[in-house]
C1' cells in the first nucleotide's frame, strides 16, 4: 500500500430496511445463621466517526478511524 473480515451497554452475543433483544456482571428484593446458589424485579447501548440514499438505516452507498488475517 492492496484485498478480506470485524467494531452493537462493563463483558459476550443477536437483530440481513420498520422505534436494538438475550446472557453474564451491576443495583433492589425474597430465601439463608452467614456467604454463595436459586427466584423476582430494575437501570444501562440511538450501534467506531462524518456524510448520502430512504417515509424509515445497526442493516444499503461513500470517505475516514481502530483491530485481526492474507499479499507485496
Nucleotide at each position: 500500500u492492496g484485498c478480506c473480515g470485524g467494531g452493537u451497554g462493563g463483558u459476550c452475543u443477536a437483530a440481513u430496511g420498520g422505534u436494538a433483544g438475550g446472557a453474564c456482571a451491576g443495583c433492589g428484593g425474597u430465601c439463608u445463621c452467614u456467604g454463595g446458589a436459586a427466584c423476582c424485579g430494575u437501570a444501562g447501548a440511538u450501534u467506531g466517526a462524518a456524510g448520502g440514499u430512504u417515509c424509515g438505516a445497526a442493516u444499503c452507498c461513500u470517505u475516514c478511524c481502530c483491530c485481526g488475517g492474507c499479499a507485496g